[in-house]
Context: one part of a larger RNA
RNA sequence: GCCUACGAGUUACUCUUGUCCGGCAAGGUUAAGUCGUUCAGCGACGCAGCCGAAGCGAAAGCGAGUCUGAAUAGGGCGCAUAGUCGGAUGAGGUAGACGCGAAACCUUGUGAUCUACCCUUGGGCAGGUUGAAGUUGCAGUAACAUGUAAUGGAGGACCGAACCGAUAAACGUUGAAAAGUUUCCGGAUGACCUGAGGGUAGGGGUGAAAGGCCAAUCAAACUGGGAAAUAGCUCGUACUCCCCGAAAUGUUUUUAGGAACAGCGUCGGCAUAGAGUCUUGUAGAGGUAGAGCUACCGAUUGGGUGCGGGGGAGUCAAAUCCUACCAAAUCCAGACGAACUCCGAAUGCUACAAGAUAUGGCCGGCAGUGAGGCUUUGGGUGCUAAGGUCCAAGGCCGAGAGGGAAAGAACCCAGACCAUCAGCUAAGGUCCCUAAAUAUACGCUAAGUUGAACUAACGAGGUCCGGUUGCCCAGACAGCUAGGAUGUUGGCUUGGAAGCAGCCAUUCAUUUAAAGAGUGCGUAACAGCUCACUAGUCGAGCGACCGGGCGUGGAUAAUAAACGGGCAUCAAGUGUAUUACCGAAGCUAUGGAUUUGUAAUUUAUUACAUCUGGUAGGGGAGCAUUCUAUCGUCGGGGAAGCAGCAAGGUGACUUGUUGUGGAGAUUAUAGAAAAGCAAAUGUAGGC
Numbered sequence: 001g002c003c004u005a006c007g008a009g010u011u012a013c014u015c016u017u018g019u020c021c022g023g024c025a026a027g028g029u030u031a032a033g034u035c036g037u038u039c040a041g042c043g044a045c046g047c048a049g050c051c052g053a054a055g056c057g058a059a060a061g062c063g064a065g066u067c068u069g070a071a072u073a074g075g076g077c078g079c080a081u082a083g084u085c086g087g088a089u090g091a092g093g094u095a096g097a098c099g100c101g102a103a104a105c106c107u108u109g110u111g112a113u114c115u116a117c118c119c120u121u122g123g124g125c126a127g128g129u130u131g132a133a134g135u136u137g138c139a140g141u142a143a144c145a146u147g148u149a150a151u152g153g154a155g156g157a158c159c160g161a162a163c164c165g166a167u168a169a170a171c172g173u174u175g176a177a178a179a180g181u182u183u184c185c186g187g188a189u190g191a192c193c194u195g196a197g198g199g200u201a202g203g204g205g206u207g208a209a210a211g212g213c214c215a216a217u218c219a220a221a222c223u224g225g226g227a228a229a230u231a232g233c234u235c236g237u238a239c240u241c242c243c244c245g246a247a248a249u250g251u252u253u254u255u256a257g258g259a260a261c262a263g264c265g266u267c268g269g270c271a272u273a274g275a276g277u278c279u280u281g282u283a284g285a286g287g288u289a290g291a292g293c294u295a296c297c298g299a300u301u302g303g304g305u306g307c308g309g310g311g312g313a314g315u316c317a318a319a320u321c322c323u324a325c326c327a328a329a330u331c332c333a334g335a336c337g338a339a340c341u342c343c344g345a346a347u348g349c350u351a352c353a354a355g356a357u358a359u360g361g362c363c364g365g366c367a368g369u370g371a372g373g374c375u376u377u378g379g380g381u382g383c384u385a386a387g388g389u390c391c392a393a394g395g396c397c398g399a400g401a402g403g404g405a406a407a408g409a410a411c412c413c414a415g416a417c418c419a420u421c422a423g424c425u426a427a428g429g430u431c432c433c434u435a436a437a438u439a440u441a442c443g444c445u446a447a448g449u450u451g452a453a454c455u456a457a458c459g460a461g462g463u464c465c466g467g468u469u470g471c472c473c474a475g476a477c478a479g480c481u482a483g484g485a486u487g488u489u490g491g492c493u494u495g496g497a498a499g500c501a502g503c504c505a506u507u508c509a510u511u512u513a514a515a516g517a518g519u520g521c522g523u524a525a526c527a528g529c530u531c532a533c534u535a536g537u538c539g540a541g542c543g544a545c546c547g548g549g550c551g552u553g554g555a556u557a558a559u560a561a562a563c564g565g566g567c568a569u570c571a572a573g574u575g576u577a578u579u580a581c582c583g584a585a586g587c588u589a590u591g592g593a594u595u596u597g598u599a600a601u602u603u604a605u606u607a608c609a610u611c612u613g614g615u616a617g618g619g620g621a622g623c624a625u626u627c628u629a630u631c632g633u634c635g636g637g638g639a640a641g642c643a644g645c646a647a648g649g650u651g652a653c654u655u656g657u658u659g660u661g662g663a664g665a666u667u668a669u670a671g672a673a674a675a676g677c678a679a680a681u682g683u684a685g686g687c
Base pairs, nucleotide, nucleotide: 001687002686003685004684005683006682011095012094013093015092016091017090018089019088020087021086022085023084024083027051028050029049033045034044035043036042037041055062056061065077066076067075068074098236099235101233105226106225107224109222110221116200117199118198119197120196121195122194123193124192125190127159128158129157130155134151135150136149137148138147139146163187164186165185168183169182170181171180202218204214205213206212239622240621241620242619243618244617249262250261251260252259253258263369264368265366266365267364268363269362270361276357277356278355279354280353281352282351283350284349290343291341292340297337298336301333302332303331304330305329308326309325310323311322312321313320372397373396374395375394376393377392378391379390380389381388402413403412404411417592418591419590420589422588423587424586428582429581430580431566432565433564437579439578440577441576442575443574444573450568451567458553459552462550463549464548465547466546467545468544469543470542471541479537480536481535482534483533485510486509487508490504491503492502516531520529521528593612596609597608598607599606600605601604623676625673626672627671628670629669630668632666633665634664641660642659643658644657645656646655647654648653
């Protein structure tokens, strides 16, 4: 992992409250028990008790009223009747209360054969080394001291086996082993190791102290019991079909993953009507978006006038004067504001009317939900960051399948009752993968731009289109040929300054077709080259600016790897226009089923209309299993069970037949449940 069996809303209660069915009814009902009878059971008696028929008040008490109150007022609670006893069932209560699950707490006992420490009594430590005290001889001293040579054999001494331990590494890790093996390593006469016997016991022991150890268990051992502890937590909770169908919000909470009440769902009942919703019209309240501000408040740019101040002058003080300073107030122009408003929408809200539609309200039973998420729009917060966070108004997912977006909860299209080898469309598409246009007309793009993520500031004679303006057959623009001069080296400056370092300027005049007191290069300064300008040649368009389309650089990440791929260039890219076609569970067609309503018949059908996605959840109708009762039925001419095939039913399932099997099975109608398994790291067995 699979298979088989088992495995979770049960039972009790003279408890509470609903619904359905039944008996009796202003009443309803017996309990224990007794009697009769019986196999179980049933019948009769039993009126003790309980509920109801009257309430109000704290009570005395009064009573269809009563309490409050001075009140005959007002107000509160009542009255104008329906209950009660059973059965079934929905929910609640009390019990283990749908099942399994703690860590823990308390209590009775059992453990020191492991291990910690202690007590008693035994045992063990190859071999080698070092050489303390003491002692002796000799030397030495006044005597000691002291020295030297021997002797001696001390030590939590040294090296190193047994023994005890466990430093490092590797192996082992479903091991040979629930702590080992190999090599290296520490102690090895000691606070040493060890045998046997005994002691200390669970909030207790023991501990050279690690919260260590106390039988593979220790921040409180193990066993039985309280005990099915408790679990606002996790997991699981078993057949079918049909109808409806949520919530992730508000308030409060030792409350935040729980709950109470409300909101939203469902089922039953009730009542009136026309409350609900939508559209149109009319009438309203309002201060948002926007806008505005010589309409207030606040903030604010430039200019004019300039109170006041600063600075300077005025021989001190002052008057007074000046000011490219600051600046109130005011004027002109510009412009800002969630907590500004002289103004002011659209939506939304209220009322009325008309139309459309089919809801809406109240009472009662039963819930679930109270972690929401994405997207669009209006906002707060944040960085006008976030797949961020907090609100509001829509949509969708949640609980929604189908088509498109290559693939994708939420985006676009569209809401799946069933069947069909029928048709039309939506979004999106039509070269091939791949259903349908290598469609049509006219453009653009040359970058594979693009072809379904995104890319800026800034830059560029890319290219196409539009506009404004200048020059031009009296010859433009570009090229080529020629000229480009004189006063003059203008004046100043300077070592020099001659068009060209710099400064100055009626930068003037002359000759001219034209030629600057000079556009750039150049020289130390000149020279030289060139330009403006002009003529000739040539012969038709040439410049400047503005706007737009598509492209280009800017452009940087890990496979070729971000067109889905192939691949595509008058496209299969892109813009405008057009016509076909494809394309979904949408719509239509044909047949069938279900819900609800209405109307007919008439008690189960028909007609018409309508409905049928669905999690939590509410409601309805059924299938199957075991047992019981009653009437029966089938069975060795083959029951149940098992296997195959076929048929029927929306389905749970049912029926038939064949084989196997070899003795019981069971329809119908009722009743009663140990009544349905895929999951619980479910339990047991098998493979």

The prediction has a mean pLDDT of 83.
This is a predicted structure of a 687-nucleotide part of an RNA (large-subunit ribosomal RNA, domain II) from Sphingobacterium chungjuense.
Rfam family: Bacterial large subunit ribosomal RNA.